RNA sequence: UCCCGAUAAAGGCAGACCCAACGAAAGUUGGGGGCGCAAAACCGCAGGCCUACGGUCGUGUUUGUAGCGACUAUGGUGGCUGGGUUACCGAA
Numbered sequence: 001u002c003c004c005g006a007u008a009a010a011g012g013c014a015g016a017c018c019c020a021a022c023g024a025a026a027g028u029u030g031g032g033g034g035c036g037c038a039a040a041a042c043c044g045c046a047g048g049c050c051u052a053c054g055g056u057c058g059u060g061u062u063u064g065u066a067g068c069g070a071c072u073a074u075g076g077u078g079g080c081u082g083g084g085u086u087a088c089c090g091a092a
Base pairs, nucleotide, nucleotide: 004090005089012037013036017032018031019030020029021028022027035079041085042084043083045082046081047080048077049076050075054072055071056070057069058068059067
């Protein structure tokens, strides 16, 4: 230095849930909380997953609209996986 990761030390992050704000939703942000986490730090680049305001098609209808169904990311998720970048500590 790289791999690795302990019932070590010093610290760090913060699930569900609750409150508030934002959003069509998924969800995000702040406060409380603490399930867990050695990258649970950063980047949505690839795949996965979630959502569907809008759009397309269908249904509906005399026509059109509403409603309903399917598809769709340009919206999300880094605490799903891979990849990239950076980093504290040091037993075996």
Molecule: c-di-GMP-I riboswitch aptamer
Organism: Limnochordia bacterium